[in-house]
RNA sequence: UCCUCAAUAGCUCAAUGAUAGAGUGGUCGACUAUUAGUUGACUGGUUGUAGGUUCGAGUCCUACUUGGGGAG
Numbered sequence: 001u002c003c004u005c006a007a008u009a010g011c012u013c014a015a016u017g018a019u020a021g022a023g024u025g026g027u028c029g030a031c032u033a034u035u036a037g038u039u040g041a042c043u044g045g046u047u048g049u050a051g052g053u054u055c056g057a058g059u060c061c062u063a064c065u066u067g068g069g070g071a072g
Stems, first nucleotide, its partner, number of pairs: 001071007010024004025043007048064005
């Protein structure tokens, strides 16, 4: 320099172009002799950045940034 994959909640990951969710974590409570366990509620987001297409974009297109892999 070129090719390719990825970027979404504190963390690990989902999500046919049409309400952004799950697990885990955090907070408060209940049960129990219990620091542990079970359980209920609550708490969570500028979907990497900037544009474009579209009635509508996490999703499609372009550029850039960061990271992984590969070629030279």